[in-house]
Context: one part of a larger RNA
RNA sequence: GAGUAACGACAAAACGGGUGAAAAACCCGUUCGCCGGAAGACCAAGGGUUCCUGUUCAACGUUAAUCGGAGCAGGGUGAGUCGGUCCCUAAGGCGAGGCUGAAGAGCGUAGUCGAUGGGAAACAGGUUAAUAUUCCUGUACCGAUGUGUAUUGCGAUGGGAGGACGGAGAAGGCUAGGCCAGCCUGGCGAUGGUUGUCCAGGUUUAAGGGUGUAGGCAGAGAUCUUAGGUAAAUCCGGGAUCUUAAUGCUGAGACCUGAUGACGGUGACGCUACGGCGUCCGAAGUGGUUGAUGCCAUGCUUCCAGGAAAAGUCUCUAAGCUUCAGAUACACAUUGACCGUACCCCAAACCGACACAGGUGGUCAGGUAGAGAAUACCAAGGCGCUU
Numbered sequence: 001g002a003g004u005a006a007c008g009a010c011a012a013a014a015c016g017g018g019u020g021a022a023a024a025a026c027c028c029g030u031u032c033g034c035c036g037g038a039a040g041a042c043c044a045a046g047g048g049u050u051c052c053u054g055u056u057c058a059a060c061g062u063u064a065a066u067c068g069g070a071g072c073a074g075g076g077u078g079a080g081u082c083g084g085u086c087c088c089u090a091a092g093g094c095g096a097g098g099c100u101g102a103a104g105a106g107c108g109u110a111g112u113c114g115a116u117g118g119g120a121a122a123c124a125g126g127u128u129a130a131u132a133u134u135c136c137u138g139u140a141c142c143g144a145u146g147u148g149u150a151u152u153g154c155g156a157u158g159g160g161a162g163g164a165c166g167g168a169g170a171a172g173g174c175u176a177g178g179c180c181a182g183c184c185u186g187g188c189g190a191u192g193g194u195u196g197u198c199c200a201g202g203u204u205u206a207a208g209g210g211u212g213u214a215g216g217c218a219g220a221g222a223u224c225u226u227a228g229g230u231a232a233a234u235c236c237g238g239g240a241u242c243u244u245a246a247u248g249c250u251g252a253g254a255c256c257u258g259a260u261g262a263c264g265g266u267g268a269c270g271c272u273a274c275g276g277c278g279u280c281c282g283a284a285g286u287g288g289u290u291g292a293u294g295c296c297a298u299g300c301u302u303c304c305a306g307g308a309a310a311a312g313u314c315u316c317u318a319a320g321c322u323u324c325a326g327a328u329a330c331a332c333a334u335u336g337a338c339c340g341u342a343c344c345c346c347a348a349a350c351c352g353a354c355a356c357a358g359g360u361g362g363u364c365a366g367g368u369a370g371a372g373a374a375u376a377c378c379a380a381g382g383c384g385c386u387u
Stems, first nucleotide, its partner, number of pairs: 013031006032384004040364004046344002050342001051075006060068002080141002082340003086119003092113003098107003122139005142336011153321002158316004166303004172296003177290005182203006188196001204262002208257003215250004219244008228236002263285001265281001267280005304307001350359002366378004
């Protein structure tokens, strides 16, 4: 220079009360403004205590601070079903033997790892200052083991089936959600009107079990035979004959149940540190319409560039076992370990040296207008961006 520039999006503040040494910024309240395919909510990654409570204000916070993602102290993450671990494999890694190479080592078979993929099973309500599909209440489901009863050819690292998959397009059936009516509860106006075709709010309920629908797919069953499936096979594949017009598989949703429950109140009484807590009682809870990008659907039609694998699963036999063991069905009992779980997550908590106008994958998707996830204004919810 200079107490100058700046104080990081022009979404915006105002007032009353409280606390306090002190209040433009903290808390409570009443208005105002902003976002609302987000500036709301929930996950993955990443971070790692930032979560909640008490307390403190030196430093940190572009100002003050009684406040804080700051300091100090205490507390907080509860699982058979969510995710991992586990079983299985992909790209890829490692790699017994092996091949190659002056050496170090390189490649690679059997194998063994490796999810971003395949594989059993849980929902609704309540509860904490802070966790909840984890705790509690109610109602379920799955696997393993044991026992009992009944029936019985069981058995794999092998064979077969299945798992099992692309793009685009179209139509249908539904549901979530929305809207309207009905019903229930409350209201009747500080200023002219408002007992009415008025106003406000509510009208919510899952998984599971039963039934097997709209649809989709395949003709189905029996007998005989067989150069194939590295051995065998009653299985799969090939062939022949007979019977039959239905049968089987799959499949949203609706309906019944779950539920004589839960939820639903400015309700009554008692207590209170005025934050709440305990006890009692508890209304309506229907119909119509619209309607998805969600479900049926890994379906259907069509196209060429022809669109993972393996295990779990079903079936077949081999060795073997065949009074046993094993298998199937039902019932009951027991059992289900370990790790993650707080909080942020388009951000002041991640990546950017910062409480940085940048970057960051997925899910949810209300109302009016609209073709629309555009845009405008709003709901729930969240903020007014720390001078």
A computed fold for a 387-nucleotide part of an RNA from Salinispirillum sp. LH 10-3-1, annotated as large-subunit ribosomal RNA, domain III.
The source organism's lineage runs through Bacteria, Pseudomonadati, Pseudomonadota, Gammaproteobacteria and Salinispirillum.
The prediction has a mean pLDDT of 84.